Record summary: The part of an RNA shown here (small-subunit ribosomal RNA, 3' major domain) has 479 nucleotides and comes from a metagenome. The RNAcentral record of the full RNA draws on SILVA. Rfam family: Bacterial small subunit ribosomal RNA. Its family is annotated with ribosome and structural constituent of ribosome in the Gene Ontology. The coordinates come from a structure-prediction model, not an experiment, and the mean pLDDT is 83.
Context: one part of a larger RNA
RNA sequence: UGACGGGGGCCCGCACAAGCGGUGGAACAUGUGGUUUAAUUCGACUACGCGCAGAACCUUACCCGGACUUGACAUCCUUGGAACCUGCUAGAGAUAGCGGGGUGCUCUUCGGAGAACCAAGUGACAGGUGCUGCAUGGCUGUCGUCAGCUCGUGUCGUGAGAUGUUGGGUUAAGUCCCGCAACGAGCGCAACCCCUGUUGACAGUUGCUACCAACUAAGUGUUGGGCUACUCUGUCAAGACUGCCGGUGUGAAACCGGAGGAAGGUGGGGAUGACGUCAAGUCCUCAUGGCCCUUACGUCCGGGGCUACACACGUGUUACAAUGGCCGGUACAAAGGGUUGCCAAGGGGUGACCUGGAGCCAAUCCCAGAAAACCGGCCCCAGUUCGGAUUGGAGUCUGCAAUUCGACUCCAUGAAGUCGGAAUCGCUAGUAAUCGCGUAUCAGAACGACGCGGUGAAUACGUUCCCGGGCCUUGUACA
Numbered sequence: 001u002g003a004c005g006g007g008g009g010c011c012c013g014c015a016c017a018a019g020c021g022g023u024g025g026a027a028c029a030u031g032u033g034g035u036u037u038a039a040u041u042c043g044a045c046u047a048c049g050c051g052c053a054g055a056a057c058c059u060u061a062c063c064c065g066g067a068c069u070u071g072a073c074a075u076c077c078u079u080g081g082a083a084c085c086u087g088c089u090a091g092a093g094a095u096a097g098c099g100g101g102g103u104g105c106u107c108u109u110c111g112g113a114g115a116a117c118c119a120a121g122u123g124a125c126a127g128g129u130g131c132u133g134c135a136u137g138g139c140u141g142u143c144g145u146c147a148g149c150u151c152g153u154g155u156c157g158u159g160a161g162a163u164g165u166u167g168g169g170u171u172a173a174g175u176c177c178c179g180c181a182a183c184g185a186g187c188g189c190a191a192c193c194c195c196u197g198u199u200g201a202c203a204g205u206u207g208c209u210a211c212c213a214a215c216u217a218a219g220u221g222u223u224g225g226g227c228u229a230c231u232c233u234g235u236c237a238a239g240a241c242u243g244c245c246g247g248u249g250u251g252a253a254a255c256c257g258g259a260g261g262a263a264g265g266u267g268g269g270g271a272u273g274a275c276g277u278c279a280a281g282u283c284c285u286c287a288u289g290g291c292c293c294u295u296a297c298g299u300c301c302g303g304g305g306c307u308a309c310a311c312a313c314g315u316g317u318u319a320c321a322a323u324g325g326c327c328g329g330u331a332c333a334a335a336g337g338g339u340u341g342c343c344a345a346g347g348g349g350u351g352a353c354c355u356g357g358a359g360c361c362a363a364u365c366c367c368a369g370a371a372a373a374c375c376g377g378c379c380c381c382a383g384u385u386c387g388g389a390u391u392g393g394a395g396u397c398u399g400c401a402a403u404u405c406g407a408c409u410c411c412a413u414g415a416a417g418u419c420g421g422a423a424u425c426g427c428u429a430g431u432a433a434u435c436g437c438g439u440a441u442c443a444g445a446a447c448g449a450c451g452c453g454g455u456g457a458a459u460a461c462g463u464u465c466c467c468g469g470g471c472c473u474u475g476u477a478c479a
Stems, first nucleotide, its partner, number of pairs: 001479002003476003007473007015463002019427005026318008034309002042051002062304007071125001075124002077121005084101007105114003127293002130291003136287002138282003141278001143276001148187006154163003167178003193270004198238007207227002211225005241264001244258005320420001324379006336367003341360002346355003386417001391412007433455007
């Protein structure tokens, strides 16, 4: 100087407390361990709906079998042929054999040469998701959006180092003020950026409809004007700064209360992650040193596996019901996506879906019915009109192909489950809870992920305790 203490002081955080809803019990989905397996590819353990924004083939790295050896891919050399299109046979295919059509572009002394592409050959080489993340770059996680981490000069100390950065207040903050052998500065904090909340100006189609006219199946309709209005969309501005008033405070910083205001003291949310820590993670994104393989640890193909199942754990979904379930009627979003695409009206089917073909490269058309809510009716506390697993049958769709191993529909079947032990998680407001909608990936395949809006709470006395963190101080046989 640090680190540590079941030392002390001060302070903070959904850390506790106060509340609300869960997990732990059930079934299923999903990941992991274990076990099994020819293989159940690999990594990650402050991992475990993680890499995987999507394993039927492909992906694929694994296994079995069948094949290739300058190779699936790159550059160079030689020889031949343009390329390319296409048929038959064998085979599981990779591939092998036999054919058919077909000649282009640039230069030309018409002999040929060249570019591009294809095939054969030769070797230099290719190739490796093989090893080492403890050789590395890059990227990422974490402490932690915690308020810290340092430097120059000066001063003090033999020196390590100290001071500044400590102290008194204050703040979300090393934020600011005052003091002080320190004076300044840098990286962080804050602000500058984006979204959102209010208003104005400008603009007006695909959006809007106050006003005018016409049509009209009489509707809040359609069409034409209109946007000097409203809504909305968008660009540019304004606005919030403790600016104003009162009080407290060191005539300070600041704090408390108030006014005005759409908004008040960081308005709400996001992006943004200091010096560093963990030899943290990743050689399987990529790059890369070294090592290793080279008729194989490379490459192609068929099939299988990654989907196994006495079990254990994590994360979720659906429930156990009446604040509910079912039936009928009826209302209100936002944000997205769409041309190998979204797919309307109409018709068929109980339905998944099929048919159909209008419109739309989209403020125009489509996906698209929002759902919870509201109104009316049934159920009457039961393993039920709760719950939907499982299984049987019949189908739909995608795709070369749904057996291993897809999703969905209909009929039948109706399991466990009556609120969950010890323990444990999230959340402080448009939040929790609850309800639906969309998107990426994607042929198909979400209960996951990422977004969007609807309805919309309870509680916080307080900081003794648990956990994590910051500052000062103290002890130390630790570094």